[in-house]
Context: one part of a larger RNA
């Protein structure tokens, strides 16, 4: 000098940050991932219209049609992002620089081509059965952008060629033959009811963008009181597997591979941008913020999917907790709050989706403990205040005294001001850009309209918060402590004590005149803080 600090004494305010470093210990409760009716059947249904019955003649019941709105289920997309933690990991985990002629990539963008014609189910629902529950079985019915054939095919694979190119395996383009391969509709507008058209969605192909995967060089650690380690081990052939190369896996063959330039083993540890210190070189650290990795009660495994071997998914085993009718079931805060425990020690079971961002949706919108805010804590940094001017009978009082005086000290009182902050009252933001609706213009497209895109106008949206800020009024009123004072090191006297009590970072001090212990006065330093302790330079 620094700190995610703690402890002691003290404590007025504001702004911006930061806040379980220990038990990756166990968790009560609430919330943290949904959305789409413009994919689908079904159900409920405000209201309107047309009937019927009762009659109190405008009410009740009921049938049909249209239909705003809502949603348990099928289906689509998302749930692999965002958020948390650092247990493991000494490793291509990370950083940096390369390679992939050995690879994948949903949504998005561009270009080309296409979307023809069929089929069988199933949930919901109804009936019924079993079970304490969780949940499950049977029978019957139904839809789709759910599922499955067929047709079509410029891509894929196999065989046979050609041209060009490269960096070894090879790559690009192209010709012929064969094999097996796609698709889905929904909403709006016009209509002469034939159809036409717009938007969204669907299928195949090529390229891009984004994201990922794999391989390699180099770099960053303690112990040699760890010296040998290794059988899928090292290489080859063949097969399997993968998006893809590869002992990645298997069979066979060979006997290799690593190591004093430290293999192997043990200990410790997430890595980096950065942060602290230092003139630098270096040393130490890896909180907050950003990038990457790993993990999600412990261990293992796969499924779905463009993407996971998946924190709030599934299955198995284990420990623990809970429910039970004892047959069987349920759970996972290292998400946000919060609880217990551990500890020297670390916060509210708050407000809002108004902004930014994300998911879904055509949109309105819905969801969002991400995020935006507020709350608590002097935990840190920065800023402000606790008054200013005049004022000598140098007042009273304290302390010291050589008893003359000296000092606290212009300090106080007193007088004159100010009102930062505070209190009260009044006014009062920026953060808001939108989207939708409506109106006008315009562009492409169409036979035309609707719809769409773009521009402009109108109309609206604030959790924070009646907050920041501004204005007025009132009062010097409500706001100073802590440590040190022998030397290092700025700052001294008196009394008490008497090697006692005690101090101390080092030297050391204290045994009757202690500037070193305790108290008082004076003084020095810093100041809403000041000291101490731990740690690093």
């Nucleotide at each position: 000098g620094a700190c995610g600090a703690a402890c002691g004494c003290u404590g007025g305010c504001g702004g911006c940050g930061u806040g379980c470093c220990u038990a990756a210990u166990a968790c009560a409760u609430g919330c943290a991932a949904g959305u789409c009716g413009a994919a689908c059947g079904a159900g409920a249904g405000c209201g309107a219209c047309c009937g019927g019955u009762g009659c109190u003649u405008g009410c009740a019941c009921u049938g049909g049609u249209c239909a705003a709105u809502c949603u348990a289920g099928u289906g689509g997309c998302g749930a692999a992002c965002g958020g948390g933690u650092g247990a493991g990991u000494a490793a291509c985990a990370c950083g940096u620089g390369g390679g992939u002629a050995a690879c994948c990539u949903g949504c998005c963008c561009a270009u080309c081509a296409g979307a023809g014609g069929g089929g069988g189910a199933u949930a919901a629902c109804a009936u019924u059965c079993g079970g304490a529950a969780a949940c499950g079985g049977a029978u019957g019915c139904u839809a789709a952008a759910a599922c499955c054939g067929c047709a079509u095919a410029g891509g894929u694979c196999u065989u046979c060629g050609a041209a060009c190119c490269g960096c070894a395996u090879g790559g690009u383009u192209u010709g012929a033959a064969g094999a097996g391969g796609a698709a889905a509709a929904g909403a709006g507008g016009c209509u002469u009811c034939g159809g036409c058209u717009u938007c969204u969605g669907c299928u195949g192909a090529u390229g891009g963008a984004u994201g990922g995967a794999c391989c390699c060089g180099c770099g960053g650690u303690g112990c040699a009181u760890u010296a040998g380690c290794u059988a899928g081990u090292u290489g080859g052939u063949a097969a399997g597997g993968u998006a893809a190369c590869g002992g990645c896996u298997u069979a066979c063959c060979a006997a290799g591979g690593c190591a004093a330039c430290g293999a192997u083993g043990c200990g410790u540890a997430g890595c980096c941008g950065a942060c602290c210190u230092g003139a630098g070189a270096g040393g130490g650290u890896g909180a907050u913020c950003g990038g990457c990795c790993a993990c999600a009660c412990u261990g293992g495994a796969a499924c779905u999917g463009a993407g996971a071997c998946a924190c709030g998914g599934u299955c198995c085993a284990g420990a623990c907790u809970c429910c039970u009718a004892c047959g069987g079931g349920a759970g996972g805060c290292a998400g946000c709050a919060g609880u217990a425990g551990g500890g020297a020690a670390u916060c509210u079971u708050c407000c809002g989706c108004a902004a930014u961002g994300g998911g879904c949706g055509a949109a309105a919108g819905c969801c969002u403990g991400a995020c935006g805010g507020a709350g608590c804590a002097a935990c840190g940094c920065c800023g402000c205040g606790u008054g200013a001017g005049u004022g000598a009978u140098g007042a009273a009082g304290g302390u010291c005294u050589u008893c003359g005086g000296a000092u606290c000290g212009u300090a106080a009182a007193a007088c004159u001001c100010u009102g930062u902050u505070a209190u009260u009252a009044g006014g009062g933001a920026a953060g808001a850009a939108c989207a939708a609706a409506u109106g006008u213009g315009u562009a492409a497209g169409u036979a035309a309209c609707u719809a769409u895109g773009c521009a402009c106008g109108u109309c609206u949206u604030g959790a924070c918060g009646g907050u920041a800020c501004c204005u007025a009024a009132u009062c010097a009123g409500a706001a100073a402590g802590c440590c040190a004072c022998g030397g290092c090191u700025a700052a001294c006297u008196a009394c008490g004590u008497g090697c006692c009590a005690g101090c101390a970072g080092c030297c050391g001090c204290g045994g009757u005149a202690a500037u070193a212990c305790g108290u008082a006065g004076a003084u020095g330093g810093c100041a809403a803080g000041c000291g101490u302790u731990a740690u690093c330079c």
Record summary: A computed fold for a 537-nucleotide part of an RNA from an uncultured bacterium, annotated as small-subunit ribosomal RNA, 5' domain. RNAcentral holds the full RNA, with entries from ENA and Greengenes. Rfam family: Bacterial small subunit ribosomal RNA. Model confidence (mean pLDDT): 82 of 100.